[in-house]
Context: one part of a larger RNA
RNA sequence: AGAUGAAUGUUGGUGCCAUGCUUAACACAUACAAGUCAGAUAGGAAACGGUGUUUCCAGUGGUGGAUGAGUGAGUAAGGCAUAAGACCCUGCCCUUGGGAGGGGAACAACAGCUGGAAACGGCUACUAAUACCUUGUAGGCUAAAGAGCAAAAGGAGGAAUCUGCCCAAGAAAGGGCUCGCGUCUGAUUAACCAAUUGAUGAGGCAAUAGCUUACCAAGGCAAUGAUCAGUAACUGGUCCCAAAAGGUGAUCAGCCACACUAGGGCUGAGACAUAGCCUAGACUCCUACGAAAGGCAGUAAUAGGAAAUUUUUUACAAUGGACAAAAGCCUGAUGGAGCAAUGCUGUGUGGAGGUAAAAGGCCCACAAGUCAUGAACUUUUUUUCCAAAAAAAAGCAAUGACAGUAUCUGGGGAACAAAUAUUGGCUAACUCUAUGUUAGCAAUCAUGGUAAUAUGGAGUAUGCAAGCGUUAUCC
Repeated sequence: AGAUGAAUGUUGGUGCCAUGCUUAACACAUACAAGUCAGAUAGGAAACGGUGUUUCCAGUGGUGGAUGAGUGAGUAAGGCAUAAGACCCUGCCCUUGGGAGGGGAACAACAGCUGGAAACGGCUACUAAUACCUUGUAGGCUAAAGAGCAAAAGGAGGAAUCUGCCCAAGAAAGGGCUCGCGUCUGAUUAACCAAUUGAUGAGGCAAUAGCUUACCAAGGCAAUGAUCAGUAACUGGUCCCAAAAGGUGAUCAGCCACACUAGGGCUGAGACAUAGCCUAGACUCCUACGAAAGGCAGUAAUAGGAAAUUUUUUACAAUGGACAAAAGCCUGAUGGAGCAAUGCUGUGUGGAGGUAAAAGGCCCACAAGUCAUGAACUUUUUUUCCAAAAAAAAGCAAUGACAGUAUCUGGGGAACAAAUAUUGGCUAACUCUAUGUUAGCAAUCAUGGUAAUAUGGAGUAUGCAAGCGUUAUCC
């Protein structure tokens, strides 16, 4: 000199675009953040109306909830980055070839009875389905043969047709697994490992595998740093920078891990899921003491911590997503507004003329000099800015939260708008006065002892400018 998710002192006109708990992965009141489908289905309620239409709804059922959003605790290698591989799976979407015959038994809801303070249940009887079961069938599977195993569902419409369902093959995209190389510090950590390393059989998995187990063998790794300890998510990037090197990993993008702490499985194409479940623990809350409820590292908000970080805002109009035949509905994703000079950037705080070289300040050799390329004054402009009124945009063909905003037109009026640090050298900028090794200054060298350009004040001057200085950190 440059840089920052900065803080702080002082000052502060405005626009655009960004950014905003780096600390306690501390605790969280309240509200919202994942629903949707009545064109799968028995039923209930209401309205119109007058015996069929519409609307709404708890239940069964389907699909989604494994996405999106958050955080960086753990993890030094089941991670990440890069380059490869073979031994796998895949809902929705796309392509292709086939198929859906027959039969049956239930369970919710509703109803009745009933337990409990509540949360939530229990018993009896009834009922539908794209829910469930059975049977027949199959270019699939079991290496072949043989023998065996395993499917299906309807709905809308007057119809054409549309849309769902089952099996098989493929594509795309996504995921699981293996491997080469790279990936911080410490030897004042030198040995470490016992399912440990390998073979065989068996189990298990979508698949490979000590993944698990029985038995056999005794291996495996390490000064090219194992093990242990400390620290840490990683990368694209970003800062510095001629380059090399060094620092860093906020925002944005990719990947990983986590969801109060620890463990576990269930469902499912996909989770070991957490605004799902179970168990244990800590904490909070509730209780009729038998029991029950909770999880903001989602968006706002609160307490606490801290030098320090925003609104309990608006809309689904756009983009994207879930469901639905569609209308639509949901969406704290997202689009916006609000707050903060936190940053970058644009712009303004007037322009021109003007002299007895104004008053006043400072200085002074009392002549003068300087602030002064100036104020007053004269004239002028309204680009910017401020206030008021009218019309009114793009952002998809329709639809506009932002918003009556940006912008435009006409009207008024120089009107409301400059600070901050420095002035001994480094380093651009000097005199007077007060003080007198005192008070103080100071990054450093140094300064202050009665003529201090270094302290305090004043007047100039210099730098930068809606900022300027200081502190912290990196190069």
Model confidence (mean pLDDT): 81 of 100. A computed fold for a 475-nucleotide part of an RNA from Adansonia rubrostipa, annotated as small-subunit ribosomal RNA, 5' domain. Its Rfam family is "Bacterial small subunit ribosomal RNA".